Large-subunit ribosomal RNA, domain II from a Candidatus Berkelbacteria bacterium, 705 nucleotides, folded computationally. Lineage of the source: Bacteria > Bacteria candidate phyla > Candidatus Berkelbacteria. Rfam family: Bacterial large subunit ribosomal RNA. Rfam links the family to the GO terms structural constituent of ribosome and ribosome.

[in-house]
Context: one part of a larger RNA
């Protein structure tokens, strides 16, 4: 890992409660007796629940309580309505108490059992080749007055040195389902010592022990093991087994030693009432948002007038003047979530009317599950008008939605799956091929593969709309002259002549020429431009090569349609899904045809719910007709099956169950059956009842392979 089988809402309770049923009319036993076909009859009103409530109670009583009160209020009672109400069984759903749906802790407590490992200690043993080194001391010589001292010989000291045994276990490799649950290779520390080690023995879990590291204390140690208390609790995680059908949420608020948990309300089911309360429409009203304004509150611009206020600076000294900034006052033009002189839409709230049932609302009993949400558009705060962020408000998908497009892609667009059809239209998107469907029409734009990713900002791309200005009195563009003269303007400067820089910027001749546009000089020259005159260029056709003929338009500014540029990523293309598209297979407008979904419609067929009609009067069966069948959590109806009882019916050696096949039958399924092998002896049906009642999961158990 697979296969078999096991394996999780049970049982109890003089308990509480709803719902269904059965009995009685007040309604029922308990213990106990006593009978019996052995578990069923019969006796047993003690107790218990109803019948009367009010009050803390005494108490009183259809009233009582409060109170000085007969007053007013609280609870009832009675009136109304309706048939029940009440009570004891059984069943069913939920609750509480109990292990309480199963399986899981780490842990705590009682009680044993361990020092054959290991820590420490006691007793009484053993073990350490071999080499080195040369302490005290002791002799002899030497030395000295005598010592110290010296040299030699002797000795044989030490937590001393090398370095086997023996103890440790330093660094690397090997090993890692090992040789081995701690090794093995090399390689290293100690090795007369706080040395190693043999038996025997002592210390025990709230504890020993401990050159102390939370070490160790039988492969176990921040508190050993066992065995009980024990099925410790677990707001956590896993898990939790047949079918079919209705109806179908939550991720909210408020509280919480609460925040992944609960409780109340919200939403769901589900039964029972009430019967238009739901909605829509219309009126009336409630409001200060969106706008928008600036009349207050605040912000903020420019101007204007300064009889005016106040500050500061100046000149002057008292009379003041002159400026400037505020205030105020006008004018023009703004801004505000904590500004409103105003002010929508949608909204609520009362009242009527309108739908009249296939459709909502409302009030109570039961069961619930939700309290992590997520993302889109559109209003807002937070945050960078950053996030696939965060937090509200408000819609819509997901969630709990399958089909179609978006290439693929919970939240986007289109649509809401009850079976079946080899049947039609159509939505969203599409119709050259891949690919169902017009290489469809009409007019335009686009040359960038723009389409098929992105600004600020650039720019004779290119269409088009508009305005103005020149123009056969010949324009723009080009080319040929001209550009003069007072003057070298004045100043300033070593110079300053048009052209470092200040000031000024006249006037005279002209067709026209700046007290100069730009370059240039040291300053001058010089070149240019402005400005004037004059030519008619360039292209295209003839040509006899001399020329002819054709030939009108140029500039400036907006505005708008489509494209350029701007533009760099990391494995080839990788920014159309591909191929490949150019009067498109792109872009705009128009228009027509198709294709396209589990939508919608056809036909048949099942099922819920309402009405209706028939049978037989609720049940129940048929039929018609209307309107429904997506669905987690999670409410509710109906039913399969197994194993046993109890009654009844029945099959089996002419083969029961069991297994193993089937292309045959029935049921919507859960299943139910008939048919062949197999097996060899018990086994069904129906009606009712009771459970150890259904596995694929729980790192489930247990056994095969």
């Nucleotide at each position: 890992g697979c296969c078999a089988c096991c394996g999780a809402g049970u049982u109890a309770g003089c308990u509480u409660u709803a719902u269904g049923u059965u009995g009685c009319a007040g309604g029922u036993u308990a213990a106990g007796c006593c009978g019996u076909u052995c578990u069923u009859g019969g006796c047993g009103a003690a107790g218990c629940c109803a019948c009367a409530g009010g009050g803390a109670a005494a108490c009183c009583g259809a009233g009582u309580c409060u109170u000085a009160a007969u007053a007013g209020g609280g609870c009832g009672a009675a009136c109304a309505a309706u048939u029940a109400u009440g009570u004891a069984g059984c069943a069913u759903g939920a609750a509480c108490u109990a292990g309480a749906c199963c399986c899981g802790a780490a842990a705590c407590c009682g009680g044993g059992u361990g020092a054959g490992c290991u820590a420490c200690c006691c007793a009484u043993g053993g073990c350490c080749a071999g080499g080195g080194u040369g302490a005290a001391c002791c002799u002899u010589c030497u030395u000295u007055a005598a010592a110290c001292g010296g040299a030699a010989g002797g000795g044989g000291a030490g937590g001393c040195c090398c370095g086997c045994a023996c103890c440790a276990g330093u660094a690397a490799g090997u090993g890692u389902u090992g040789c081995a649950a701690u090794a093995c290779u090399u390689u290293u520390g100690g090795a007369u010592g706080a040395g190693c080690u043999g038996u025997g023995g002592a210390u025990a879990g709230a504890g020993g022990u401990a050159a102390a590291a939370u070490g160790c204390c039988a492969a176990u140690c921040g508190a050993a093991c066992c065995c009980g208390g024990a099925g410790a609790u677990a707001g956590c995680u896993g898990g939790u087994u047949c079918u079919c059908u209705u109806c179908g949420a939550a991720a909210u608020a408020u509280a919480u030693u609460u925040a992944g948990g609960u409780a109340u309300a919200g939403c769901c089911g589900u039964c029972u009432g009430u019967g238009u309360u739901c909605c829509u429409u219309a009126a009336a009203u409630a409001g200060g948002u969106a706008g928008a304004g600036c009349a207050c509150u605040g912000a903020a611009u420019g101007g204007u007038u300064g009889c005016u206020u106040g500050g500061g600076c100046c000149c002057u000294u008292a009379u003041g003047g002159a400026u400037u900034c505020a205030a105020c006052a006008c004018c023009a033009a703004u801004c505000a979530a904590a500004c409103u002189c105003c002010g929508a839409a949608u909204u609520g709230u009362u009242u009527a009317a309108g739908u009249c049932a296939a459709a909502a609302a409302c009030a109570g009993g039961c069961g619930a599950g939700u309290c992590a949400g997520a993302c889109u558009g559109c209003g807002g705060g937070g945050g960078c008008u950053a996030a696939g962020c965060u937090u509200c408000g408000u819609a819509g998908u997901c969630g709990c939605g399958a089909g179609g497009g978006a290439a693929a892609c919970a939240a986007c667009c289109c649509a809401g799956a009850c079976u079946g059809u080899c049947a039609g239209c159509u939505a969203a998107g599409g119709u050259c091929u891949c690919u169902a469907a017009c290489u469809g029409a009409u007019a335009u734009c686009u040359a960038a593969g723009u389409g098929g990713g992105a600004a600020a900002g650039g720019a004779u791309g290119u269409g088009u709309c508009a305005u103005c200005u020149c123009c056969a009195a010949u324009a723009c563009a080009g080319c040929c002259a001209g550009g003069a003269g007072g003057u070298u303007g004045g100043c300033u400067u070593a110079g300053a002549a048009g052209c470092a820089g200040c000031c000024a910027c006249c006037c005279u001749u002209u067709a026209a020429a700046a007290a100069g546009u730009g370059c240039g000089u040291a300053a001058u020259a010089g070149c240019u431009u402005a400005c004037u005159g004059g030519u008619c260029u360039a292209g295209c056709c003839c040509u006899u090569c001399g020329g002819g003929g054709c030939a009108a338009g140029a500039g400036a500014u907006g505005g708008u349609g489509c494209g350029c540029c701007g533009a760099a990523a990391a494995u080839u293309c990788a920014a159309c899904g591909a191929g490949g598209c150019u009067c498109a297979a792109g872009a705009u407008a128009u228009c027509g045809a198709c294709c396209g979904a589990a939508g919608c419609u056809a036909c048949a067929g099942g099922u819920u719910g309402g009405u209706c009609u028939g049978g037989u009067u609720u049940u129940c069966c048929a039929g018609a007709u209307c309107a429904g069948c997506g669905g987690u959590a999670g409410a509710a109806g109906a039913g399969c099956g197994u194993u046993c009882g109890u009654a009844u019916u029945g099959c089996a050696g002419u083969g029961a169950a069991g297994c193993g096949g089937u292309a045959c039958c029935c049921g919507u399924g859960a299943g139910g059956g008939g048919c062949c092998g197999u097996g060899g002896a018990g086994c069904g049906g129906u009606a009712c009842g009771a459970a150890g009642c259904g596995a694929g999961a729980a790192u489930g158990g247990u056994g095969g392979c």